This is a predicted structure of a 1443-nucleotide RNA (small-subunit ribosomal RNA) from an uncultured organism.
RNA sequence: CUCAGAUUGAACGCUGGCGGCAUGCCUUACACAUGCAAGUCGAACGGUAACAGGUCUUCCGAUGCUGACGAGUGGCGAACGGGUGAGUAAUACAUCCGAACGUGCCCACUAAUGGGGGAUAGCUCGGCGAAAGCCGGAUUAAUACCGCAUACCCCCUGAGGGGGAAAGUGGGGGAUCGCAAGACCUCACGUUAUUGGAGCGGCCCAUGGCUGAUUAGCUACUUGGUACGGUAAAGGCCUACCAAGGCGACGAUCAGUAGCUGGUCUGAUAGGACGAUCACCCACACUGGGACUGAGACACGGUCCAAACUCCUACCGGAGGCAACACUGGGGAAUUUUGGACAAUGGGGGAAACCCUGAUCCAACAAUGCCGCGUGUGCGAAGAACGCCUUCGGCUUGUAAAGCACUUUUGUCAGGGAACACAUCCUUUGGGCUAAUACCCUAAGGGGAUGACCGUACCUGACCAAUAAGCACCGGCUAACUACGUGCCAGCAUCCGCGGUAAUACGUAGGGUGCAAGCGUUAAUCGGAAUUACUGGGCGUCAAGCGUGCGCAGGCGGUUGUGUAAGACAGGUGUGAAAUCCCCGGACUUAACCUGCCAAUUGUAUUUGUGACUGCGCCACUAGAGUGUGUCAGACUGGGGUGGAAUUCCACGUGAUAGCAAUGACAUGCGUAGAUAUGCGGAGGAACACGUAUGGUGAAGGCUAGCCCCCUGGGAUAACAGUGACGCUCAGGCAGGAACGCGUGGGAGCAGAUCAGGAUUUGAUACCCUGGUAGUACACGCCGUAAUCGAUGUCAGAUAGUUGUUGGGGAUUUACUUCCUUGGUAACGUAGCUAACGCGUGAAGUUGAGCGUCUGGGGAGUAGGGCCGCAAGGUUAAAACUCAAAGGAAUUGACGGGGACCCGCACAAGCGGUGGAUGAUGUGGAUUAAUUGGAUGCAACGCGAAAAACUUUACCUAUCCUUGACAUGGCAGGAAGUUUCCAGAGAUGGAUUGGUGGUCGAAAGAGAACCUGCACACAGGUGGUGCAUGUCUGUUGUCAUCUCGUGUCGUGAGAUGUUGGGUUAAGUCGCGCAACGAGCUCAACCCUUGUCAUUAGCUGUUAGGAAAGGGCUCUAUAAUGAGACUGGCGGUGACAUACCGGAGGAAGGUGGGGAUGGUGUCAAGUCCUCAUGGCCCUUAUGGGUAGGGCUUCACACGUCAUACAAUGGUCGGUACAGAGGGUUGACAAGCCGCGAGGUGGAGCCAAUCCCAGAAAACCGAUCGUAGUCCGGAUCGCAGUGUGCAUCUCGACUGCGUGAAGUGGGAAUCGAUAGUAAUCGCGGAUCCGAAUGCCGCGGUGAAUACGUUCCCGGGUCUUGUACACCCCGCCCGUCACCCCAUGGGAGUGGGUUAUACCAGAAGGGGGUAGUCUACCCGCAAGGAGGCCGGUCACCACGGUAGGA
Repeated sequence: CUCAGAUUGAACGCUGGCGGCAUGCCUUACACAUGCAAGUCGAACGGUAACAGGUCUUCCGAUGCUGACGAGUGGCGAACGGGUGAGUAAUACAUCCGAACGUGCCCACUAAUGGGGGAUAGCUCGGCGAAAGCCGGAUUAAUACCGCAUACCCCCUGAGGGGGAAAGUGGGGGAUCGCAAGACCUCACGUUAUUGGAGCGGCCCAUGGCUGAUUAGCUACUUGGUACGGUAAAGGCCUACCAAGGCGACGAUCAGUAGCUGGUCUGAUAGGACGAUCACCCACACUGGGACUGAGACACGGUCCAAACUCCUACCGGAGGCAACACUGGGGAAUUUUGGACAAUGGGGGAAACCCUGAUCCAACAAUGCCGCGUGUGCGAAGAACGCCUUCGGCUUGUAAAGCACUUUUGUCAGGGAACACAUCCUUUGGGCUAAUACCCUAAGGGGAUGACCGUACCUGACCAAUAAGCACCGGCUAACUACGUGCCAGCAUCCGCGGUAAUACGUAGGGUGCAAGCGUUAAUCGGAAUUACUGGGCGUCAAGCGUGCGCAGGCGGUUGUGUAAGACAGGUGUGAAAUCCCCGGACUUAACCUGCCAAUUGUAUUUGUGACUGCGCCACUAGAGUGUGUCAGACUGGGGUGGAAUUCCACGUGAUAGCAAUGACAUGCGUAGAUAUGCGGAGGAACACGUAUGGUGAAGGCUAGCCCCCUGGGAUAACAGUGACGCUCAGGCAGGAACGCGUGGGAGCAGAUCAGGAUUUGAUACCCUGGUAGUACACGCCGUAAUCGAUGUCAGAUAGUUGUUGGGGAUUUACUUCCUUGGUAACGUAGCUAACGCGUGAAGUUGAGCGUCUGGGGAGUAGGGCCGCAAGGUUAAAACUCAAAGGAAUUGACGGGGACCCGCACAAGCGGUGGAUGAUGUGGAUUAAUUGGAUGCAACGCGAAAAACUUUACCUAUCCUUGACAUGGCAGGAAGUUUCCAGAGAUGGAUUGGUGGUCGAAAGAGAACCUGCACACAGGUGGUGCAUGUCUGUUGUCAUCUCGUGUCGUGAGAUGUUGGGUUAAGUCGCGCAACGAGCUCAACCCUUGUCAUUAGCUGUUAGGAAAGGGCUCUAUAAUGAGACUGGCGGUGACAUACCGGAGGAAGGUGGGGAUGGUGUCAAGUCCUCAUGGCCCUUAUGGGUAGGGCUUCACACGUCAUACAAUGGUCGGUACAGAGGGUUGACAAGCCGCGAGGUGGAGCCAAUCCCAGAAAACCGAUCGUAGUCCGGAUCGCAGUGUGCAUCUCGACUGCGUGAAGUGGGAAUCGAUAGUAAUCGCGGAUCCGAAUGCCGCGGUGAAUACGUUCCCGGGUCUUGUACACCCCGCCCGUCACCCCAUGGGAGUGGGUUAUACCAGAAGGGGGUAGUCUACCCGCAAGGAGGCCGGUCACCACGGUAGGA
C1' cells in the first nucleotide's frame, strides 16, 4: 500500500413476476410561465351587484320580505401551519441554575356594562390616467372613533390628594305599561376594570462540543463606578462625567470550515465518521437597510427605501419575488404527478349549520431501501438427443428433459364484499339555570345522515403448469476448470500480477461456484489498523534523545500527628422531552412496519454522610537535599613569568668542490654570484621528546601535558555538628558550545585550501613532487553548526558474580603483604530483555517522576513566510506530484585490482610450432535462379560429412502425377511375369508379344501374394518450434566433491556433521571435537603393456643340406596363474596418519596407458539419425524426371600440408617393424610400357597366399650457400585407370614450364619420457577421388631453481547496496516529449479593517412654515394633531493607502 465485513437520501451497467412498509434535488440560497397554498363572521354595520323563493301589481313592474350575499366599514386570524440551511464558532445549540419581565384567545374569582356626540367608506355625481390607480362634491351606519358620569380595584403622589373603562347583539317570555317599535324579566354570547392560574415568550450565569501559532498580543464604550434616559424587563443598551482598566500560551485576537441537538452508521469496548427522512431549538425568505400595525413581527404568500434582474406600457408610468404544493428551464452521475379529498387527525373564523386548509390523509411514478411470496410438486435410466470434453473406452450436462400423476399460492374470468364513522343532528328521560313545563347547558338511551382511498383489502367458485430468472465470478487472497480463438496484439487487473504459439488470469463456449428479483461496478463512512497506541505503540543499529548545562511558569514530591472537606467515595431527591436502541408482550395470515410496559439515557444539579488516599492549614521529625570541620587527587579554568632541544633566516669561517633535494622512476626547484655538508655567533616565532596508560579531569565542546608564581570552580573521602523537605524534572528563557568561515588590529618561523609549475594519464581542473596566498598562532567581536556518537536525555529505588586499573579511608603483615569499604574507569558473564546483533549493578533488565521526539520511501530538512546573522548561512517548516516499496538484523551462495593455504604444461626452465609464403580444407562475407540446411568464445570453423561428377540432395530451373514412390481397409477385374517398336531430354505416353502353371478341394468353388481400375478414410513432408520433449552428446572436469538419517543449537532462514591441527593425487587417512553413523563419487575390481611359471602345438618355431618324421629349449601365439602390500630396515613426526632414504626386485610407493565418471551448471547442441506433443501444407511445403547448384571469389579468420635448405637435395647400393585388410576381393611369378598402367592367372575365405618394396637410418658419389641440382605452385602438350557419363567438376602418369618463399610483427599453441621432435606403414568410407580422420611401429631428446607474477580450480576466512549472482548493481549531465510544483516584469478578482466624502427610507430630537371634524371656550382663541423644513444616527455608493 491492498483485500475479505457492515452501511448509504446514492449513481451507472445488465436483467426484471407480485405485494406490504418506508424513502425520493446531497449539485445553482440558480431563474421561474401557469394553477393553487388564509381566510371567515349578516348572531357587529350601512346595504342588495349576482342566484333562488315569496309578496304586491291588469300590464310595464315594484318590494331586502326570505334563503342568502359581490364590493365596502368593522372584528378575529393572517407572528400558526409549510419550506430551506445561505449566514452563524456564539445575540446559536445541549445540559443545569437563576431573577428584574410580558402575555390575545383559554380557566377561576370579583365588579361593571349608565348617558351623549361628531365623522367616514360604501352608494351616487363629476374629473384625470393606456393601465395600475387617484382626486373632488353631496349623503349614511356600526361591537369604527371621541368626550361626560361612576371606580371594588389599579396607577401616580410632596400622603393632603390627583388620574383612568365599557358596546352591544341574538333567543325566549307569564303578569304590567306602550299605537307600534318596545319597555320590563330572563338566558347565551360579547365588552370594560382588576387579581390569580395554565401554557407560551423575553432576559442572565455556569459547563460542554471544529481546525490552524507559518495568526501572539487584542481592546476605546473598550473594563468598572455615579447619574439621567430607554425597555415588558436586568444591563455601556444609550448619553454625560470620573477612574484605567478588561481579555490572553488553561490559546485572546485573526483566519478557515460549519446550522446545533435527540440521534444515525460503524466498532467487543473505548472510540471514529455523520447530522437526509422523524422530533426540539435557531436562522433565513431575490440582495441590503428601516420601521408600522399588533398580545405577539422588525413579518415567506404585509409595507417603505436603495441596488440588481424579469415582465407590461399608449414611453408618461407601472408590476413582481415558489428556500409552500405541483410544474418548467438550467446545473448535474442523479432525485417523482402542473393527481384526489377535506371522509379522518389538526388549524382559522363562526352561536351554529358551515366555509377555508397543496397542513394532513390518500392515490400516481421510481427495485431507491427493508420485509414477505412466487416462478411448480412427486415419480421418472433407454442414464434419450443436441451441446461440451476425450486417453475414443467413455465422462459430463443429468432426474435435468421427455413421459405419468398431482397442486393452483400467483394469474385470468365471474360473484360477494368490509373496517377506518365518532361527534355535531333528531328524539326520549334525568339534572341544572329560571317566575317558567319556554330557551339554553349537561348526562344516559334510541334513531338517521356522512368514505377521498374504493368495488380497494378480504372471501368464494371456475380454468390452465399454465403468466414469471437473472447477474457476477471461477490464478492466489477466495467457494468454483476445461476446450477453442488470440500471440506483449487485442485486452484484463483491488493488490500481487497475466498476455511474446500449448493462457485454469484476455475473448467465446461447455461445465462449475456464489447471491437471487436482483446482481455487479463506482463513490463515500467506520472496521480490520495496537499504522496516532486513554483503554493500547515506540526512540543503541529499522522513523525517533534537543550538542551540553542552569532555570521561572507547569507537573510530581520523604516521615508522625491534628483540623478541614476542594478532589474522591457512598446514600437520597430533581432533571436527563417524545421518538430511537435493548428486554418482555400485543396486533396486521408471517415479517418488515405499528403498538403497550419496563429498563437504559454511562450526564448534571442539589442534599446528607465518610475521613483511608490526594489537596489545603497547623505543630513536629531526620533517612532526601544542603552547610560547616579535617584530609586528598587531578593536562579543571583565567592571568603572569621563565627554560632548553629542534626548524628557518642572517653574518663570518672551512671546503682551492659539484652537486643538493625529490621520486616507483623523472622533471620543475636550489647551486660556480659557491649550495648541500661542517664550525661559531645572532634573530624570531611556534610547539613542548622521554615519563604516557582501554590513566586523570571537566556539564558538554574540550584540556594535546616543559617548569614556577597568583587567582578560581567542582569532586572524592572520614568522623561529627548545625538547618529541617529547603527536593526532582523542566515548555518558553539564559549561558557555554570543535573545526571551518566573517570583521578590525597586530604578527609572520614551520606545515598548508585557492593558485603557479613539474610529473602521471586517453584526459588528470586529482592522488605524487617543487614553490606558495588566505588560514593556522595572538587580542577583541560575530557565527551557533558537526558521525557535537556510547548514534543510548535527566533523576531516584531495589536486583548473581569474577578480573584489571585509578582516588580516599580502615584493619593487618617480616614484606606497599593480604583483606575490607567507598567514588570513578575498563574486560567477561548469571537471571532478565532484544527481530537479531547484542545489553547485562556504569542495563538496552525491573519500577517510578518530569522533559524532548517519531508515524512508509522520494519530493525535502527543500519552497515561500516569520525570527536571528555583516555575509556565508542558521532555526522554525509544508504542499502538489510520484513509487510499492524504502529500511534493520541475520542466513546461504556468488563476487572482490580482500587475506591465508593448496593444486594444474598455469607460470618459470627447455624443445618444436602457429601468426609471414604457396597450396589443401572449413567458416564468415560478397555473389547467385540456387550457391540446401545445421554448428558460433573456451566448449563452432579438416565440425555432423568414415568420401557432393549423376545418385547422394534436403536447394534452383523446366516438365509431369494427384489415394499418390510407401502402409492398412472396401468394390470390380486380372495370376504374377515376359518380348518388341514408336514419340520424348527423361519421367511418361501409345502400340505389341505370348502366358494360366502356385495352395486347399473329388468337383463346384474358396483363397494368400502380386498387378490394374474406381471411391473414400488416409498416406506423405530433410516444413516450423531443441525455448514443448525423449534419446544421445559436449563442457565444467579425472576437478574432489555432492548429500542423507538421528541427535544438538537457533523464533527462523539455517548451522553442526563436512570446521580445527596434520597428511594425501583424493571429504585419502589418523587425531581432536555435540555429534554419532550412512550413501554417491575417489580408490580398488575390468582391459592392455612390462617379468616369470604352467599348459597347448597349426599355418608359428627348432635341430638340419633337404623332405618325411620328431621336439616345444628359445622367439612368438593364447589360456591359466604368480608378483607389489609402504610388506621388511633406518630416520623424521605427536606413541596417529604419513613422509624421506636405502635394500631386495622385471617392476616401488595409484608401475605406464585405457575403459569407467557423483550432484549440478550452460533454456549448451541435435525435431536434418531416430522417436515424439502442438502447429502448418494436402492437384502441394507431397511424389517422379532431366539439367544446374552445394566446387562461385575484391576480401577476412581457423586448422593443416609443403618449404625456405648442407643435421640438406639428388643418384646408386644395402638393413631392420608393428598393426591391419582381402571373394562384387587383395593379387604373386613371368611378359609389355619411361611411367600411370596393361597382360597374366599360380596360390589365398588367410599365424599358410596376396596387398608389401617400410622410411628415416647406414655405405658411397655429387652439389658448395646461390632464389641454387633448394622449393615446388601455376600453365602447356600427351596419356592412364575408374565409371552410364569426368565440360561445369575428380585422381594419377610422362615431358616441358619453374611463382611466392632466404626462418616470419604484435600476439599465440603443444607437450614432463619411450614423451616432444622426426620417419614411414595400415585401415574405415569408397566405382573413382585424403595434405583429413582412426590406428601402427622405427629413431629418439632437452628442462623443471621454484610458486613472486598471468590463467583456471579447491578449502577456510572477511566485506558486500550483488541473487538474471561483477558481462552484477548503480550516479550525474545532455538530447526529445509529457505531468506537477516553486521563482518571475507584472496583471485580474474576492474577503477584511482603518480614515474621509456621501446620505434614501425610517423612527427619535427639535421646529419662528402650511393646514386642522370631535375636547375646552359665549367669542377671540386654546389644547392636541397631520404635513413640511431641520439635527444626530444610518444602507447602497465613492476616494485613499494597507492586510
It matches the Rfam family "Bacterial small subunit ribosomal RNA". Its family is annotated with structural constituent of ribosome and ribosome in the Gene Ontology.